[in-house]
Context: one part of a larger RNA
RNA sequence: CUGGGCGUAAAGCGCGCGCAGGCGGCUUUGUAAGUUGGAUGUGAAAGCCUACGGCUCAACCGUAGAACUGCAUCCAAAACUACUAGGCUAGAGUGUGGGAGAGGAAGAUGGAAUUAGUUGUGUAGGGGUAAAAUCCGUAGAGAUAACUAGGAAUACCAAAAGCGAAGGCAAUCUUCUGGAACAUUACUGACGCUGAGGCGCGAAAGCGUGGGGAGCAAACAGGAUUAGAUACCCUGGUAGCCCACGCCGUAAACGAUGGUCACUAGUUGUUGGGGCUUUAUGCCUCAGUGAUUAAGAGAAAUUGAUAAGUGACCCACCUGGGGAGUACGAUCGCAAGAUUGAAACUC
Repeated sequence: CUGGGCGUAAAGCGCGCGCAGGCGGCUUUGUAAGUUGGAUGUGAAAGCCUACGGCUCAACCGUAGAACUGCAUCCAAAACUACUAGGCUAGAGUGUGGGAGAGGAAGAUGGAAUUAGUUGUGUAGGGGUAAAAUCCGUAGAGAUAACUAGGAAUACCAAAAGCGAAGGCAAUCUUCUGGAACAUUACUGACGCUGAGGCGCGAAAGCGUGGGGAGCAAACAGGAUUAGAUACCCUGGUAGCCCACGCCGUAAACGAUGGUCACUAGUUGUUGGGGCUUUAUGCCUCAGUGAUUAAGAGAAAUUGAUAAGUGACCCACCUGGGGAGUACGAUCGCAAGAUUGAAACUC
């Protein structure tokens, strides 16, 4: 160097965009760098290997041969890779057409409910629990009716449904805006795939400044429970959850399954588009999303065209457990901390 792996045993970066690099469709011409064949030179001796011989054998030594898989130059070949000059349309993209969607941003509007306040009616309880108590209430509570205020979330529809790269996205309307699928086959003509670094996005919690604060509720206080109860239960309750701007950059960021392409039996539901006909509970097809199963795979459970099957290309990562995702250093951060990431020792 070659050879192994990565759903659950160690191992897929949380997700994307993308410079370098690696890899790359069909066809024609040329070149000859890689590649292949041949020739010449060189490849010291010794050693290794083969044969024969010399020390009584062997080690050792001698003679001859082979080998030295390499390098250089020249000649030749042109399939493949590369380069060069053309062509093509199956990959990729653009155009055109009618549709689907909680995709994103901003603004406006609505109803139900909770809470608070005001007023009316009305009187002794209410609340809470397994049972209670703290708590609220004759200074009129709770209940009920009307009005007012404010904040947050959007019942039903709702689905193994839809959209998004992931995180994620759900009342209604308007404006702006991204992407995908299908049909058509008009245009470009390999413009492609992956992607170390880099850049961007990235739940919740947390941080900074300024707002907001109905409800819920870490911390905290009280009441219970208990041997104790720094808990579970109850009554309260502050950060926070909300908004704007700026940080943080992590999650069981999960399908614990990187991306792209090709190929390999079916059956059945569903979403979006298209086609056909005999117009039906029909057939065909493309893209998505579920169930079940063949071959195959797998340690098994399982997986099985949305592969964990069969292949190709590129990237990330793994190498016994603990020590430890720790220490140190570095980078980033306001901080919390994040990223990178050992060793001694021990089993």

Notes
This is a predicted structure of a 347-nucleotide part of an RNA (small-subunit ribosomal RNA, central domain) from an uncultured Campylobacterota bacterium. RNAcentral holds the full RNA, with entries from ENA and SILVA.